[in-house]
This is a predicted structure of a 1507-nucleotide RNA (small-subunit ribosomal RNA) from an uncultured soil bacterium.
Its mean pLDDT, the model's own confidence on a scale to 100, is 85.
């Protein structure tokens, strides 16, 4: 100084794993938006090209020369000429310096940077030393004269100086030497100046500077070595100057640097060589760190200067702002020829997302010239632009509720903006304007006074002190007044992550998004607005980088199932390695030096009003070198040892391998007997074989394959794998006891060898079996399955191929770490007479388990526990074990091995469901066993469909379709049509008028309209008026909607299902989702109940409790009953005994009694009993499912209509009809019909009602008027049934549909469209295909009766009662439920998931006749300038020599190397390419259904063939 973690794979977990996200950073760009100032940064892209200025000059105290201001002298024609001085100025000549500074990052994977060493070098300026600085010579610019050329630039001739340049002499020290000797320098210039000498110019002395020559530093630079310094092995071999030697050359210096012999040698899996990409580094940015990205500004180093070569010069260059050649490019041009290089700073233009002024000064600082004074300086220093960054400050403070108006929200109370605002009271940083006003400045130069030098108080340097000039920034910072809140807030966001929530508006549109996701009419996720919020002159966004990422794991990961152990073994390299001594010192630890520049990071002081930002110290720089020192431990050498490892001995087991030979039992085939009609397959069947004799059966024989029983979670082996016996040849293993060797070991990248099966090859053999094929059959189809044949193959021999789901999906090998049971092969003890047998150890093989692990599952001395060694793999899912390149292969292929694309997943284990053409057990009128229907007429009613102006709407598997509707002629009604109303048919409130309300008349279809007549009420008050109901009239809030959405709801229903479940609390298991409990043995109708049990309790459900109904008992007797009495009659008395009625108890509890059973709980049977195991029915419907039905019973959020989608009238319309489709009624007859007589409920209804007797009518019906508000009167005759008759098997005396006339009844009103009656017609239809409902007992079936709804309309419906049946062995099947347990890739849950080809788009890639680039290699070819060497030929100043000429030099020419260039041949890599291959995606396509459940043929894995 120090370590956060979310989202997101499920229905929910746990893991694995991969996507994002929060953080910091930046040379960034873009969007919105902008006050000030400080510091600091600004072409990443085209090392593209460049207009125009500027970025390197200086020195006159090296030189000739020309220009000549101002001064001073002379002449004198007083404005002119000489002369002297020489400040400026030009160019040259000469020297310094243009190798520094700036810029850039193309090259370069090491000629290169960094770290640390080294020796065989140089270094101009600088420092210190030593010793010199002598005497002479020739030229050449400048300059003149000719000349050429458009220019740019030159020729020729003459002259001339120097600190230019050559000689001579000297040589302390320096180089060479053969140890005798040899070689080789300089320059002078300024300043002052006593002596002495001068040709008056100076000699000469000194003082500085300068030069020569040499040692020595210092700085710079060059060589060398070592170690460090991206990726790629789909680059595996490279390499003839290559590697070493000698000997010449060359360099400043070592060296194959170069050459000429000689050698054959060098580097490489520790990665040569190739290919990509890249300038290194201190550093920077991240990180907690180790690391990982990075190399912008400042720093150090290297490379380059339009390409690409190449010397010169010089201390330093092969030289950004020299020079020559060659290329392309721009210019100029008189066409001949010539000029140029911004990656210097400004600036342009081009590319880009994207980066500024053609600015001011050298005033600091800093470099180059000079003695200096200066001069140059686009280095530097400042301004300038953009908010690029980072750091300060501002936009005001204080008070102020009437909590204003405005907005926005609202449940209409309110809440919210919000003390915010306005107001009052203050301040004045910034900004603006004015005044003042610095630091950067110190000096060099001059003076003074000292010191040094000197012959000298001159010069000259120099210590102290005085003191003058200099400022681009600069209208500077700063300070100080003036006025006045005045001059100044934005951007992002608000589903979750992750801080902040509402309206509206859109409506899977538009349109968000980093990831998950939002958006289909009530969107906190779009766009807008209020309101939050977060940061703030900035705020997001987008690229990038590091972190989170232990997701490449050194710190700090893995590998039985997730991705991963190489099929298996020998075995090189390499890695690791037993006990014990000596030793040594590589690793190691440590003590000292040296380095690790500076900067920057930290610490710690200081300076700007703080801070950023400067700066003074210190720290650190983890590293590297030396160098002393320690020995424990690794290593290195050297000795011992025996625990590991071998070796010999004696046994003992095996399906252990190789080869020969032998054996039996069976298939099949032949031969023959014997025998006859079928065999054979199959779910059924056919093809097939058979009357030419199968098939069965004896016998004989032929061949080939495989070895039953033993046979066993038993043996062997490395692995793959190996089973009849016998013999031979051979590996390994185990056990026992001892002897010997002495670490000989373990484990293995590359190599090596073995590898089942299928498949090649070449030959041989083939019985059975069997891919391909071929027939049958199943099927929509059936290129499968299932049948009947059947070829390779399957079998040998020999060579290949080398892959499996080669699996214990567990690499080998060592050590340690509780057991418990088998079992196989040795051994030892115990006990024995023996079989048997009991203990223990050792080595394999099993199964259960302690600890520990593990995400569970699971593993557990044979580890998946606990160490240490070594080797193989792996990093998201698909694309893909796929291309493409290499290596093997005869192919088939195998092996090695990716990218582009696409997705947020894909996995694993595990968990509750659900499913299953999975098991198990159990129930239901579920099937069966009956009984009676529908489905077929006909008719009613409902639905669909159609039709219509409208046929109003809803219900649509079970669980809509005689349902809503318990009654559509108006009405209802909500549709349609037509005609009216607009505060409305209905509510409330304000104003006004009038009571209300009645009848009459007109006109209309009516609604409505318009007249007239009446009428004056009730409270309170003396009136006047006031107020309630009630009706008009105005305006406006506002009503009003059967209008939309049941997927915005509430209530209420159906439905699984009266099925027996569904659950919590506490506790316990599990990391968790969950689990126990609720499971299991048994019962039951039931999760009833009993046992048991980590469970132990309760709630909701079951069951009880309510009704009714079956028996009795009490109590109560009208309108009811009635034994006695009486009457026509319970009529009337008496009466309440019985029935009955209604209220109240009683009774049934598996209580008793026997078997069963666990000594339970129950169950069977039995007794008694009205009634027995819930005694029959009903009422009750857990938690929940179906986005199930209802907005049109009611309520009710939204939204929509508002002279209408509201109201109101009239007609129609819901009743329609070629058609399907449910439910139902009559029926198809003799168990019946028709007619006559006769008998028996029970529940219920009745005042706008039931309606009795009587009359009349053939009959609805009518009259008619007692009684009843009902145990009273009444609807009200119950029919089925009994008796008697009569039909007699027929479309009828059965059925009654339809139609004809006639009529009742309700009702304003029966046409559309009522119900009934009478008398006539007399359809279909003679038990109803495939399917299919109901129903277990007072049930089914059949017979009528009544209610509600309702004026009238019942074949529905919802209750009454009469009559009253058969069956049920039993769970195999069918459908439904229920509990256990199993497999699942399903979870919107099997109407799930899900494959592949085909067809349409899009993407991106693979081959591909080719075609166009780049790179680079080899072989020629070619050679510009240039150095080097060679020179025939010209030319030649210095030296030499009296001259001839020599010596040295140039030019020229030529040779070697060599750039561009050519030609051929290859490599590699790009980019395209008709056409093709397979990949990925994409809307609701086609075909089928491979997988997931026993997925309906278990699936997968390698390998062949078809299609």
């Nucleotide at each position: 100084a120090u370590u956060a973690g979310a989202g997101u794979u499920u229905g929910a977990u746990c893991c694995u794993g991969g996507c994002u996200c929060a953080g910091a950073a930046c040379g960034a760009a873009c969007g919105c938006u902008g006050g000030c100032g400080g510091c600091a940064g600004g072409c990443c892209u085209a090392a593209c090209a460049c207009a125009u200025g500027c970025a390197a000059g200086u020195c006159g105290a090296g030189c000739g020369g020309a220009u000549g201001a101002c001064g001073g002298g002379a002449g004198c024609u007083u404005g002119c000429u000489c002369c002297u001085u020489g400040a400026u100025u030009c160019a040259g000549c000469g020297g310094c310096g243009g190798a520094c500074g700036g810029g850039u990052g193309a090259g370069u994977a090491a000629u290169g940077c960094c770290u640390a060493g080294g020796a065989a070098u140089c270094u101009g300026c600088c420092u210190g030393g030593u010793a010199g600085u002598g005497g002479g010579g020739g030229a050449c610019a400048a300059c003149g004269u000719u000349u050429c050329g458009a220019a740019a630039g030159g020729a020729a001739c003459g002259c001339u100086a120097a600190u230019a340049c050559c000689g001579c002499a000297u040589a302390c020290g320096u180089c060479c030497u053969a140890c005798g000797g040899g070689a080789g320098a300089a320059a002078g210039c300024a300043g002052g100046g006593g002596a002495c000498c001068u040709u008056c110019g100076g000699g000469c002395c000194u003082u500085g500077c300068g030069c020569u020559a040499u040692c020595a530093g210092a700085u710079g630079a060059g060589c060398c070595u070592a170690g460090g310094u991206c990726g790629g092995a789909u680059u595996a071999g490279c390499u003839a100057g290559u590697u070493g030697g000698u000997g010449g050359g060359g360099u400043a210096a070592u060296g194959g640097c170069u050459c000429a012999c000689c050698a054959a040698g060098g580097c490489g899996a520790c990665g040569a060589u190739c290919c990509g990409u890249a300038a290194c580094u201190g550093g920077u940015c991240u990180g907690a760190g180790a690391g990982g990205a990075u190399g912008a500004u400042c720093a150090g180093u290297c490379a380059c200067a339009c390409u690409g070569g190449a010397a010169c010069c010089g201390a330093g260059a092969c030289a950004c702002g020299g020079u020559c050649c060659a290329g392309a490019c721009u210019c100029c041009u008189a066409c001949g020829g010539g000029a140029g290089g911004c990656a210097g700073c400004a600036g342009u233009g081009g590319g880009g997302a994207a980066u500024a002024u053609u600015g001011g000064a050298c005033a600091a600082u800093g470099g180059g010239c000079g003695a200096a004074a200066g001069c140059c300086u686009g280095a530097u220093c400042c301004a300038g632009c953009a908010a690029u960054g980072c750091c300060g400050c501002g936009u005001g403070u204080g008070u102020g509720a009437a909590g204003a108006a405005g907005g926005c929200c609202c449940u209409c109370g309110g809440g919210u903006u919000g003390u915010a605002a306005a107001g009052c009271a203050c301040u004045u940083u910034u900004a603006u304007c004015a005044g003042g006003a610095a630091c950067g400045a110190a000096a060099u130069a001059c003076c003074a006074c000292g010191g040094g030098u000197u012959a000298a108080u001159a010069c000259c340097c120099u210590a102290u002190g005085g003191g003058g000039c200099u400022g681009a920034c600069g209208g500077u910072a700063c300070c100080u007044g003036a006025g006045g809140a005045a001059u100044a807030a934005g951007c992002a966001c608000c589903g979750g992550c992750u801080a902040a929530c509402u309206u509206c508006g859109u409506g899977c549109c538009a349109g968000c998004a980093g990831c998950c996701g939002c958006g289909g009419u009530a969107a906190u996720a779009c766009g807008a607005a209020g309101g939050g919020u977060g940061c703030a002159a900035g705020c997001g966004u987008u690229a990038c980088u590091c972190g989170g990422a232990a997701u490449u794991a050194c710190u700090g990961g893995g590998c039985g199932u997730a991705a991963a152990g190489c099929g298996u073994g020998c075995g090189u390299a390499g890695g690791u390695g037993g006990u014990u001594g000596a030793u040594u010192a590589a690793g190691u630890c440590u003590g000292u030096c040296g380095u690790g520049a500076a900067a920057g990071c930290c610490c710690u002081g200081g300076g700007c009003u703080c801070a950023a930002c400067c700066u003074g110290g210190g720290a650190a720089u983890u590293g590297c070198g030396a160098u002393g020192g320690a020995a424990a431990c690794u290593g290195g050498u050297u000795g011992a040892c025996u625990a590991g490892a071998g070796u010999g001995u004696g046994g003992c087991a095996g399906a252990g391998g190789g080869u020969a030979g032998u054996g039996g039992a069976a298939u099949u085939c032949c031969u023959g007997g014997u025998g006859u009609a079928g065999c054979a397959g199959u779910g059924a069947a056919a093809u097939g074989c058979g009357u030419a004799g199968a098939g069965a059966u004896c016998a004989g024989g032929a061949g080939g394959a495989a070895c039953a029983u033993c046979c066993g979670u038993g043996g062997c082996g490395a692995a793959g794998g190996c089973g009849a016996c016998u013999g031979c040849c051979u590996g390994g293993g185990c056990c026992a006891a001892c002897a010997c060797u002495g670490a000989c070991a373990c484990u293995g990248a590359g190599g090596c060898a073995c590898g089942a099966a299928a498949g090649c090859g070449u030959g041989g053999g083939g019985a059975g079996c069997a891919a391909a094929c071929a027939g049958g059959a199943u099927u929509a189809g059936a290129u499968a399955c299932c049948c009947u044949g059947g070829u390779a193959g399957u079998c040998c021999a020999c060579g290949c191929c080398c892959u499996a789901a080669a699996c214990g999906a567990u690499g080998c090998g060592a050590a340690c770490u509780g057991g418990a049971u088998g079992u196989u092969g040795g051994g030892u003890g115990c006990a024995c007479u023996u079989u048997g047998g009991c203990a223990c150890g050792c080595a394999g093989u099993a199964u259960c388990g302690a600890a520990g692990c593990u995400a569970a599952c699971g593993c557990g001395u044979g580890a998946a526990g606990u160490u240490g060694a070594c080797c193989g793999c792996c990093u998201g899912g698909g694309g893909a074990g796929u291309a493409c390149g290499g290596u093997c292969g005869c192919a088939a292929g195998a092996u090695u091995a990716a990218a582009a694309c696409u997705c947020a997943a894909a996995g694993g284990a595990a968990u509750u469901g659900a499913c299953g053409g999975g098991g198990a057990c159990c129930c239901g009128c579920a099937c069966a066993a009956g009984c009676g229907g529908u489905g077929g007429a006909u008719g009613a009613u409902g639905u669909g469909g159609a039709u219509u102006a409208a046929u109003u709407c809803g219900a649509u598997g079970c669980a809509a379709c005689g349902c809503g509707a318990a009654a559509a002629a108006c009405c209802u009604u909500a549709c349609c049509u037509a005609c009216c109303c607009u505060u409305g048919a209905c509510a409330u409130g304000u104003c006004u008028g009038g009571a209300a309300g009645a009848u009459u008349c007109a006109a209309g279809a009516g609604a409505u309209u318009g007249a007239a007549u009446u009428g004056u009420g009730c409270u309170c008050g003396c009136a006047a008026g006031a107020g309630a109901a009630c009706c008009g009239g105005a305006a406006c809030a506002c009503a009003g909607g059967u209008g939309c959405u049941g997927c915005a709801u509430g209530g209420c229903u159906g439905u699984c299902g009266u099925c027996a479940g569904c659950u919590c609390g506490u506790g316990u298991c599990g990391u968790g989702a969950g689990a126990u409990g609720u499971u299991g043995g048994g019962u039951u109708a039931a999760g009833u109940c009993c046992c048991g049990c980590a469970a132990c309790g309760a709630g909701c459900g079951c069951a009880a409790c309510c009704c009714u109904u079956g028996c009795c008992a009490u109590u109560a007797g009208u309108u009811g009953c009635u034994a006695c009495a009486u009457u026509c009659a319970g009529u009337u008395g008496g009466g309440c005994a019985c029935u009955c009625u209604a209220a109240u108890g009683g009774g049934a509890c598996u209580g008793c009694c026997g078997g069963u059973g666990a000594c339970a709980a129950a169950c069977c049977g039995g007794a008694g009993g009205a009634a027995g195991g819930u005694g029959g029915g009903g009422a009750u419907g857990a938690c929940g499912u179906c986005a199930a039905g209802u907005c049109c019973u009611c309520a009710u959020g939204g939204c929509c209509c508002u002279u209408a989608u509201g109201g109101g009238u009239a007609g129609g319309g819901c009743u329609u009809c070629a058609c399907a489709c449910g439910u139902c009624a009559u029926a198809c007859a003799a168990u019946g019909g028709u007619c006559g007589g006769g008998a028996c409920a029970g529940a219920g209804g009745g005042a706008u009602g039931c309606c009795a007797a009587g009359c009349c009518g053939c009959g609805a019906g009518g009259u008619g008027g007692a009684g009843c508000c009902a145990a009273u009167c009444u609807c009200a005759g119950a029919a089925a049934c009994c008796c008697g008759a009569u039909c007699g098997u027929a479309g009828u005396c059965c059925g009654g549909a339809u139609c004809g006339c006639a009529g009742u009844c309700u009702g304003c009103a029966a046409c559309u469209c009522g119900a009934c009656u009478g008398c006539g017609u007399g359809a279909a239809g003679u038990c109803g295909g495939a399917a299919u409902c109901g129903c277990u007992a007072g049930u089914a079936a059949u017979c009528g009766c009544g209610g509600a709804u309702c004026a009238g309309c019942a074949u529905g419906u919802c209750g009454c009662g009469g009559u009253g049946a058969a069956u049920a062995c039993g769970u195999u099947c069918c459908c439904g439920g229920g509990u256990c347990u199993u497999g699942u890739a399903c979870a919107c849950a099997c109407c799930g998931c899900c494959c592949g080809u085909c067809a349409c788009a899009c993407c991106a890639u693979g081959g591909g006749a080719g075609u166009g680039g780049g790179u680079u290699u080899c072989a020629c070819c070619a050679g510009a300038a240039g150095u080097a060497g060679g020179u025939a030929g010209c030319c030649u100043a210095a030296c030499c020599g009296c001259a001839a000429g020599g010596g040295g030099g140039g030019c020229g020419c030529u040779u070697a190397c060599c750039a561009c260039g050519g030609u051929g041949a290859g490599a590699u890599u790009c980019a395209u390419g008709a056409c093709u291959g397979g990949g990925g995606u994409g809307a609701a396509g086609u075909c089928g259904u491979a997988a997931c459940a026993a997925g309906g043929u278990a699936g997968c894995c390698g390998u062949a063939a078809a299609u």